This is a predicted structure of a 524-nucleotide part of an RNA (small-subunit ribosomal RNA, 5' domain) from a Chitinophagaceae bacterium.
The coordinates come from a structure-prediction model, not an experiment, and the mean pLDDT is 85.
Taxonomically the source falls in Chitinophagaceae (Bacteria, Bacteroidota, Chitinophagia, Chitinophagales).

Context: one part of a larger RNA
RNA sequence: GGAUGAACGCUAGCGGCAGGCUUAAUACAUGCAAGUCGAACGGUAACAGGUGUAGCAAUACAUGCUGACGAGUGGCAGACGGGUGAGGAACACGUACACAACCUCCCUCUUACUGGGGCACAACUCCGAGAAAUCGGGGCUAAUUCCCCAUAACAUUUCGAAAGGGCAUCCAAUUGAAAUUAAAACUCCGGUGGUAAGAGAUGGGUGUGCGUCUGAUUAGCUAGUUGGUAGGGUAACGGCCUACCAAGGCGACGAUCAGUAACUGGUGUGAGAGCACGACCAGUCACACGGGCACUGAGAUACGGGCCCGACUCCUACGGGAGGCAGCAGUAAGGAAUAUUGGUCAAUGGGCGCAAGCCUGAACCAGCCAUGCCGCGUGCAGGAUGAAGGCCCUCUGGGUUGUAAACUGCUUUUAUCUGGGAAGAAACACCCCGUUUCUACGGGGCUUGACGGUACCAGAGGAAUAAGCACCGGCUAACUCCGUGCCAGCAGCCGCGGUAAUACGGAGGGUGCAAGCGUUAUCC
Repeated sequence: GGAUGAACGCUAGCGGCAGGCUUAAUACAUGCAAGUCGAACGGUAACAGGUGUAGCAAUACAUGCUGACGAGUGGCAGACGGGUGAGGAACACGUACACAACCUCCCUCUUACUGGGGCACAACUCCGAGAAAUCGGGGCUAAUUCCCCAUAACAUUUCGAAAGGGCAUCCAAUUGAAAUUAAAACUCCGGUGGUAAGAGAUGGGUGUGCGUCUGAUUAGCUAGUUGGUAGGGUAACGGCCUACCAAGGCGACGAUCAGUAACUGGUGUGAGAGCACGACCAGUCACACGGGCACUGAGAUACGGGCCCGACUCCUACGGGAGGCAGCAGUAAGGAAUAUUGGUCAAUGGGCGCAAGCCUGAACCAGCCAUGCCGCGUGCAGGAUGAAGGCCCUCUGGGUUGUAAACUGCUUUUAUCUGGGAAGAAACACCCCGUUUCUACGGGGCUUGACGGUACCAGAGGAAUAAGCACCGGCUAACUCCGUGCCAGCAGCCGCGGUAAUACGGAGGGUGCAAGCGUUAUCC
């Protein structure tokens, strides 16, 4: 000198863009953050409509008939999105290869199929237990729930033949025999689904080479340890696990142990080499009160799912129960220190749905904070009796503040008020037309804005609404007076202060930067 997720002191006009618990992975009140589908199903708690009965009517009652839909069965989604960096020195990450050792919901393409039957369990109803959470028993019932039969191969398993090929294990065109295994309906009749197989795409899993902090005041470490055989397990290879056999394996090219640490793209600095860092944004990993475990599922060993142990908090009728903000806000605590218990699904994206749509603290916006970067303003021109006042001096005077002020003229960015006023919206759906098998595409119309009456534009009057902070001995730009008298104090280093201090405190003047300026901390 540059830099910062900064803090502190003094000061503070505006806008744009960004950023905002670095500490206690401490504890959490409250609200919200993951639902959706009635075009899978039985139904009808609420709302609205219809119908029927009674009644002159008001109205009462009945009825799932319709729109819809609480609770329930079923499907898909809750493995994404969002948070945090505790752990981890490891194939965790980065990079480059490999899988003749693997999986992949939804999506796309291709081929084939979608035939029969049955048993349940919720809801509901009846009974019971309990303070509650909830639970037990009897009975009825639907389905795209569950089960059985049929059919079936290029699928799977077993036994074979084999052109050819490769990379050790091997792969395999073409073939033979046997065995095993499917499905679900809904419909606005156009379709939408379901099952099996193959291919793709996407996403993952696994292995390996190289790279990845410090300590030798850590030198030896290791029994599933190293290898083999057989088996189990897995989507898959493998001591991953088990039994048996052998005695191996790693290490000064640093094993083991200890400490520290999420990693990377990148960021800061520097001419570079390098050094330091890894906030925000993007990719990967790990974690979800501490620890362990599996279930479901294409995918989890699952933040807002389950079970167990533990700590803590809460409810209780003392028998027993409930909970997990490292989601968004917010609270307490810790700390030098870090924001609103805001708005909207309008856009982008996600989930479900044929769709309308619903949900979305993702996201988009707004609020707070000079935390940073960038931009703008606080006026411009003229104006000498060089006014008054202040300060200084060699003191009837001179110098300086200083064109500074007054005064005259001009302008109106900004601020205030008034008026107008966006882009972000293209679609989906619906209507019409065209290509046309209502399937997709194209054209036209219509509809939709949280931000926001915001940005922006125009007008009005009036210099009106707007400057501080640090420093002035040398380094280092900027000097005098007064006070103090080794006192009070200053200080980054050298050093100032003991009676004329340009170094302390005040004043006048000056220098630097400027809505900031200094100080502290850290890195280069």